RNA sequence: GGCGACGUAGCUCAGCUGGUGAGAGUGCUCGACUCAUAAUCGAGAGGUCGUGGGUUCGAGUCCCACCGUCGCUA
Numbered sequence: 001g002g003c004g005a006c007g008u009a010g011c012u013c014a015g016c017u018g019g020u021g022a023g024a025g026u027g028c029u030c031g032a033c034u035c036a037u038a039a040u041c042g043a044g045a046g047g048u049c050g051u052g053g054g055u056u057c058g059a060g061u062c063c064c065a066c067c068g069u070c071g072c073u074a
Stems, first nucleotide, its partner, number of pairs: 001073007010026004019057001028044005050066005
C1' cells in the first nucleotide's frame, strides 16, 4: 500500500428486513433490610450511538469520506 471486521452508558455487550420514548449485565448514587458490613431487594442518575456529509417522511441500522483499534496479505 491492498482487503476485511469492529467503534452504542465508567466497563463488557445487545439492538432482527430503517419505524413510536436507545436497552441489558456490571459499576456508581440514594433508600429498605441488619447492631453493623456484605449479600439481597427497590428507586435513580449516566449516551452528540467514533467524526463529518448524503439518501429518506423517518437512520444506531443504508451510502460516501475521514479518524481509531484489530486481523489477513504484498
Source information: Model confidence (mean pLDDT): 82 of 100. This is a predicted structure of a 74-nucleotide RNA (transfer RNA) from an Acidimicrobiales bacterium. The organism belongs to Acidimicrobiales, within Bacteria. Rfam family: tRNA.